[in-house]
RNA sequence: CUCGCUAAAGGCAAACCCAUCGCAAGGUGGGGACGCAAAGCCACGGGCCCGUUCCCUUCGGGCAGCCGGGCUGCCGGGG
Numbered sequence: 001c002u003c004g005c006u007a008a009a010g011g012c013a014a015a016c017c018c019a020u021c022g023c024a025a026g027g028u029g030g031g032g033a034c035g036c037a038a039a040g041c042c043a044c045g046g047g048c049c050c051g052u053u054c055c056c057u058u059c060g061g062g063c064a065g066c067c068g069g070g071c072u073g074c075c076g077g078g079g
Stems, first nucleotide, its partner, number of pairs: 001078004011036002016031006034065001040071003044068003047063005
C1' cells in the first nucleotide's frame, strides 16, 4: 500500500421488551441478537424522518445500521 476467503482474540448490536429524556423524529441506560471488517468518529454533499407552517420555502432538530465524502483504527493474508 492492498485485500477480508479462513482462523483466533477482542468489539459493536437491528427488531422487540423495560426504564428514562424529548411535542415529535429520536437519544440514553438495561435486557436481547438481525446483522456488521469500520455497525468507530464527523451532518460536508445527496436522501429520508420530525417539529413549526394552510402548503411549499425558510428556520430548528434527528438518522453515521440509506448512499457518497473526510478523519482514525484491531486481527489476519498478500506485496
A computed fold for a 79-nucleotide RNA from Acetothermia bacterium UBA3574, annotated as c-di-GMP-I-GGC riboswitch aptamer. It was read from a public genome assembly, where an Rfam model found it. The coordinates come from a structure-prediction model, not an experiment, and the mean pLDDT is 81.